[in-house]
RNA sequence: GGGCCGGUAGCUUAGCUUGGUAGAGCGCCUGACUUUUAAUCAGGCGGUCGCGAGUUCAAAUCUCGUCCGGCCCACCA
Numbered sequence: 001g002g003g004c005c006g007g008u009a010g011c012u013u014a015g016c017u018u019g020g021u022a023g024a025g026c027g028c029c030u031g032a033c034u035u036u037u038a039a040u041c042a043g044g045c046g047g048u049c050g051c052g053a054g055u056u057c058a059a060a061u062c063u064c065g066u067c068c069g070g071c072c073c074a075c076c077a
Base pairs, nucleotide, nucleotide: 001073002072003071004070005069006068007067010026011025012024013023020057027045028044029043030042031041032040050066051065052064053063054062
C1' cells in the first nucleotide's frame, strides 16, 4: 500500500440480506414479598447506531470519505 470482518444502552450483543416505532439479557433505581439479606415478582431508568457527507418522503440499514480494532496479502529492509 491492497483486501475482508467488526464498532448499536454502563457491559455482552440482535437487528443490516429485503430502508418504515431502535430491541434482548445483564446492570442501575423504586416498590411488593421477607425478621433482614439473597432469591422471586412488578414498575421505571438508560442509545449523537464510531465520525462526517450524500441519496431518499424516510437511513443502524444503501453510497462515498474518514477514525479505531482484528485477520490476510503485498512491498521495504
Notes
The RNA shown here (transfer RNA) has 77 nucleotides and comes from a Candidatus Woesearchaeota archaeon. Taxonomically the source falls in Candidatus Woesearchaeota (Archaea, Nanobdellati). RNAcentral holds the sequence, with entries from ENA. The prediction has a mean pLDDT of 81. Rfam family: tRNA. Rfam classes the family as a transfer RNA. Rfam's curators write: Transfer RNA (tRNA) molecules are approximately 80 nucleotides in length.